Notes
This is a predicted structure of a 100-nucleotide RNA (Bacterial small signal recognition particle RNA) from an uncultured bacterium. Rfam family: Bacterial small signal recognition particle RNA. On this family, see Rosenblad et al., Nucleic Acids Res 2003: "SRPDB: Signal Recognition Particle Database".
RNA sequence: GGCUGGGUCCCAUGCGACGGCCGCGGGCGAACCGUGUCAGGACCGGAAGGUAGCAGCAAUAAGUCCGGCGGGCCGGGCGCCGUGGGGCCGCCUGGCCGGA
Numbered sequence: 001g002g003c004u005g006g007g008u009c010c011c012a013u014g015c016g017a018c019g020g021c022c023g024c025g026g027g028c029g030a031a032c033c034g035u036g037u038c039a040g041g042a043c044c045g046g047a048a049g050g051u052a053g054c055a056g057c058a059a060u061a062a063g064u065c066c067g068g069c070g071g072g073c074c075g076g077g078c079g080c081c082g083u084g085g086g087g088c089c090g091c092c093u094g095g096c097c098g099g100a
Stems, first nucleotide, its partner, number of pairs: 001097008009086005014080003018075005023069001024067005035058003042051003
């Protein structure tokens, strides 16, 4: 000096953790404005019985707590010397050849 590979740069993408949201499992969860059952009492009826229905209780809703169950989505100078494409010969680095 020549040839060439890789990194730094850009884009796309794969996997794993991390974070957020949702889902899933369990618990709690409604004075009235929801449901069921409705003591007491109230009303209708001559009576039999019926009607509405407070408290209580029950299962639940909205919601809330616990769980990682590892199911989904999203995120990023988190990691994998992941993968592919582009770009640069500006910088770093490796190989080969030739010359002094």